A computed fold for a 367-nucleotide RNA from a Pseudomonadota bacterium, annotated as Bacterial RNase P class A.
């Protein structure tokens, strides 16, 4: 210098006019209106993919179903997130990346191909030591020798496929075979180190393919629903009880009367409750800064702070001077990314111009 690796940061800045939309204070008797001071989008406000806060519902326990999550120890309100470790894999490395629990509890599957796809078989191949057979052959004979064989042994060879019942060498054997040995590899197991996962070495047992992103098994964890959750307050119309009104008009109550109940307008109470208003709503598992524990996530603890809350839904527009990138010899021009709060946080994912800092690691040069 060059090429990477982790882990952050910051996301243009300032003035001025004109606005929008909470808050506070004051002016007004009060509204409605003014005046001032002060606040007003993000790191992701995004997907809405996960965990909680909170609220209505539903709930005695316990069991089935289903769903989700799977190596260990820790963080935390939770969690499928973080963190640290261990295993396995990729990188020369700095570091990344795992769907990472059980196939010895069951069932199941494994195209083509190949004898065979799992308590093994046998198409070549190799062998007659037992058995058997010969419509061989020697022998006087005897399944006693010899030769060929299998419906008899064999799994070292080669053939098929992703995968074929450990791998190399010796013994061994009729030919082989962990059948033995000896090394290697892999399992369980004990010992020893770690909290544990897990690990070396030794020591004894032993070689029991694969898939669980197949159905299962086993442990853990989950009641829906969602702020348009949900709560107060409550016009108008319809309901309910109560009370007066007036024709003694209309209906029922035998035909007729008195009562009685109904109906008619008015007043008044009630519940339940549309519109529409308040609450929920933003002080919070808040964030800062300082100490302190902890490797780390994270935690303790002092300080001081108030930091958006709309709802036909604000958070704008315009000049101006600086700054950054880009063109351009210059005057100057152009551009400044992804992206917009809706009840609140912990995370994960996704999008991102450009600008910067800190550790690391590779490779070349110089001193």
């Nucleotide at each position: 210098c060059g090429a990477g690796u982790u882990c952050g940061a910051u996301g243009g800045a300032c003035u001025g006019u004109c606005g929008c939309u909470g808050u506070u204070u004051c002016c007004c008797a009060a509204a409605a209106g003014g005046a001032a001071a002060g606040g007003g989008a993000g790191g992701a406000a995004a997907g809405u993919c996960c965990g909680g806060a909170c609220u209505u519902c539903a709930c005695a326990g316990g069991g089935c179903a289903g769903a989700a999550u799977a190596c260990u120890g820790g963080u935390u309100a939770a969690c499928g997130a973080c963190c640290a470790g261990g295993c396995g894999g990729g990188g020369c490395g700095a570091c990344c990346c795992g769907a990472c629990g059980g196939a010895a509890a069951g069932u199941g599957c494994a195209a083509c191909a190949g004898a065979a796809a799992a308590c093994a078989a046998a198409c070549c191949g190799c062998c007659c030591a037992c058995c058997u057979u010969a419509u061989g052959g020697g022998g006087c004979a005897a399944c006693c020798c010899c030769u060929a064989a299998g419906c008899g042994g064999u799994a070292a060879g080669g053939a098929u496929g992703a995968a074929a019942c450990g791998g190399u060498g010796a013994g061994g054997u009729a030919a082989g075979a962990g059948c033995u040995c000896a090394c290697c590899a892999g399992a369980a197991g004990a010992c020893u180190g770690g909290c544990a996962a897990c690990a070396u070495a030794u020591c004894u047992u032993c070689u029991u393919g694969g898939c669980a992103a197949a159905c299962c098994c086993u442990a853990u964890u989950c009641g829906a629903a969602g702020c348009a959750a949900g709560a107060u307050c409550a016009a108008g119309c319809a309901g309910g009880g109560g009370g007066a009104u007036g024709a003694u008009u209309c209906g029922u109550u035998u035909g007729c009367c008195c009562g009685a109940c109904g109906u008619u307008u008015c007043c008044u109470c009630c519940g339940g409750g549309u519109a529409g208003a308040u609450c929920g709503c933003u002080u919070g598992a808040g964030g800062c800064u300082g100490c302190g524990g902890g490797u780390a996530a994270c935690c303790g603890u002092a300080g001081a702070c108030c930091c958006a809350g709309a709802u036909g839904a604000a958070u704008g527009a315009c000049a101006g001077u600086c700054u950054c990138c880009a063109c351009g010899c210059a005057a100057g021009u152009g551009a400044g990314a992804c992206a917009g709060a809706a009840u609140c946080c912990g995370g994960c994912u996704u999008a991102a111009a450009g600008u910067u800092g800190a550790a690391c690691u590779c490779g070349c040069u110089c001193u």
Its Rfam family is "Bacterial RNase P class A". About the family: Ribonuclease P (RNase P) is a ubiquitous endoribonuclease, found in archaea, bacteria and eukarya as well as chloroplasts and mitochondria. Rfam links the family to the GO terms ribonuclease P activity, tRNA processing and dimeric ribonuclease P complex. The organism belongs to Pseudomonadota, within Bacteria.